[in-house]
RNA sequence: CAAGUAAACCGGGUGACCGCCCUGGAUUAUUCCGGGGAGGAAAGUCCGAGCUCCACCGGGCAGGAUGCUGGGUAACACCCAGGAGGGGCGACCCUACGGAGAGUGCCACAGAAACAUACCGCCCCGCUUCGCGGGGUAAGGGUGAAAUGGUGAGGCAAGAGCUCACCGGCGGGCGGGUGACCGUCCGGCCGGGCAAACCCCAUCCGGAGCAAGACCAAAUAGAGGGACAUAGGGACGCCCGGCCCGUUCCCCGGGUUGGUCGCAUGACCCUGGUGGCAACAUCAGGGCUAGAUAGAUGGUCACCGCUCCGGGAAACCGGAGUACAGAACUCGGCUUACAGGUUUACUUGACCC
Numbered sequence: 001c002a003a004g005u006a007a008a009c010c011g012g013g014u015g016a017c018c019g020c021c022c023u024g025g026a027u028u029a030u031u032c033c034g035g036g037g038a039g040g041a042a043a044g045u046c047c048g049a050g051c052u053c054c055a056c057c058g059g060g061c062a063g064g065a066u067g068c069u070g071g072g073u074a075a076c077a078c079c080c081a082g083g084a085g086g087g088g089c090g091a092c093c094c095u096a097c098g099g100a101g102a103g104u105g106c107c108a109c110a111g112a113a114a115c116a117u118a119c120c121g122c123c124c125c126g127c128u129u130c131g132c133g134g135g136g137u138a139a140g141g142g143u144g145a146a147a148u149g150g151u152g153a154g155g156c157a158a159g160a161g162c163u164c165a166c167c168g169g170c171g172g173g174c175g176g177g178u179g180a181c182c183g184u185c186c187g188g189c190c191g192g193g194c195a196a197a198c199c200c201c202a203u204c205c206g207g208a209g210c211a212a213g214a215c216c217a218a219a220u221a222g223a224g225g226g227a228c229a230u231a232g233g234g235a236c237g238c239c240c241g242g243c244c245c246g247u248u249c250c251c252c253g254g255g256u257u258g259g260u261c262g263c264a265u266g267a268c269c270c271u272g273g274u275g276g277c278a279a280c281a282u283c284a285g286g287g288c289u290a291g292a293u294a295g296a297u298g299g300u301c302a303c304c305g306c307u308c309c310g311g312g313a314a315a316c317c318g319g320a321g322u323a324c325a326g327a328a329c330u331c332g333g334c335u336u337a338c339a340g341g342u343u344u345a346c347u348u349g350a351c352c353c
Stems, first nucleotide, its partner, number of pairs: 001349010012304007020037007039324001043335002046333005051209004056242006063205005068082005083097001084095004098200002103198002105194003119141002121137007149167006168189001170187007213261004222252001224251004232245003268287008305322007
């Protein structure tokens, strides 16, 4: 210098004028002065929680989620560290990664055969010998995404884990590791794939959601329909038991639809120390950082910055553009969108000293 890999971050600045929401003060009845006012994703609402209500408790079935190991966390499907498998020359990246000897099911086309099979071939025997029949074999050919461990040697009528060496896989012993797993020794090759097919195993899971919910104010025509007496109800799967309410329960119709709280001090933010490989935990100091309810956070102008295009030898001049997007109970994640730019560490290659 070129091509990459992995992270972290910024994502316009200044000034003037006019506005909007929240709020402090003065003045006092309408003005003045001051303070604060979107994001890294506020998004999708996909996971996990806090909080609130559903009197309560237990059992079973169904359903759902997760799925290598260890750790972190309030919790998670998230994060960190590691193992195994796969990809890349490499930095590094990816993985829905329990079980196919519990059972069921599926494996298109092709092929003899996709789980119990031999089409061509090879070998042996017999015969009425241009071939036919019986048997053996799974080395070779052929089909397929996948063909019954792979390579080599011995062996054999031909072959074959039939035997041997190495590799692979299975079972067992020993050693290392918290563990996934790894190493080594011995035995032996009882046999395909799919569980993001049903299923099995292990662990976890009550429901509804801030229009939750609490209070104040306001409002308050039903001879309407239905269910039953061992009734009915007990907050969104079903069943059973206890317990509670208990004369009612469900549907339809009618009225109100204003305000306050919830609602901004929190698993919070910044800096530093300590422990830990890390995620993270803990301690000390400092900080308070939007709060609307049809929903504020905006508009105009000037200068500057950045990118692109055109002109110019250059200084510079002219034009265009400046992303994705916008809180609504609050957090932790994941995923998706994003003009342009910055920084750090590392890899490969070329060149120079």
This is a predicted structure of a 353-nucleotide RNA (Bacterial RNase P class A) from a Chloroflexota bacterium. A source record names the gene rnpB. The coordinates come from a structure-prediction model, not an experiment, and the mean pLDDT is 77. The sequence is in RNAcentral, with records from ENA. It matches the Rfam family "Bacterial RNase P class A". It is annotated as a ribozyme.